[in-house]
RNA sequence: GUUAAAAGAAGAGGUGCGAUGUUCAAGAGUCGCUGCUGUGAAGUCCAUCAGGAUUGACGAUCAGUAGUUAAAGGGGACGUUGCCGAAGCUAGGGUACGCUGAUGAGUACGCUGGUUGGGACCUGUCUUAAGAGGGCAGGAACUGUCGCAACGAUGUGUUGCGGAGCGCUUCCUACGUU
Numbered sequence: 001g002u003u004a005a006a007a008g009a010a011g012a013g014g015u016g017c018g019a020u021g022u023u024c025a026a027g028a029g030u031c032g033c034u035g036c037u038g039u040g041a042a043g044u045c046c047a048u049c050a051g052g053a054u055u056g057a058c059g060a061u062c063a064g065u066a067g068u069u070a071a072a073g074g075g076g077a078c079g080u081u082g083c084c085g086a087a088g089c090u091a092g093g094g095u096a097c098g099c100u101g102a103u104g105a106g107u108a109c110g111c112u113g114g115u116u117g118g119g120a121c122c123u124g125u126c127u128u129a130a131g132a133g134g135g136c137a138g139g140a141a142c143u144g145u146c147g148c149a150a151c152g153a154u155g156u157g158u159u160g161c162g163g164a165g166c167g168c169u170u171c172c173u174a175c176g177u178u
Base pairs, nucleotide, nucleotide: 001175008171009170010169011168014084016083017082018081019080020079021078022077023076024075032068033067034066035065036064037063038062042055043054044053045052046104047103048102049101050100051099087116088115089114090113091112092111094109095108096107097106117143118142121139122138123137124136125135126134127133145163146162147161148160149159150158151157
């Protein structure tokens, strides 16, 4: 210099992404448990169906009242730690779980495909105890990076448009020259 290739190593974006420990608020005076009063035959094992087990007139269930009284998921703060497809979402299979079978839902783990550069804001909707958090759809900005164009300066800036992480930067490396 070329096509600095393929592979490899190291890095950058920033309220950056996860995991985890302690603590705080909320969850909640809620679920549950116990006593009393009333009712009077059903109830429990995720939902339905079919079975099975089990509690119940020594009072099921439901309602009221009195006493007692949690936890999980999620969130804030402070630390520790792994990282930069970090990680998330979505679709479809698989395994395990709760008495058995079928169907479904849920939880955990993993596979395959697709998708998102990143973090906030607004609107609607779903989830949730929730004005928290999260998902989905849309909107308008910010920011990092690369490309194109224009302007400008002595240093790589400003503006506009566009692309996507299978990206970008540095080193290394193949070929040639000095």
Model confidence (mean pLDDT): 77 of 100. Lysine riboswitch aptamer from Secundilactobacillus similis DSM 23365 = JCM 2765, 178 nucleotides, folded computationally. The sequence is in RNAcentral, with records from Rfam and Ribocentre. It matches the Rfam family "Lysine riboswitch aptamer". The family has 47 seed sequences and 3,224 matches in Rfam 15.1.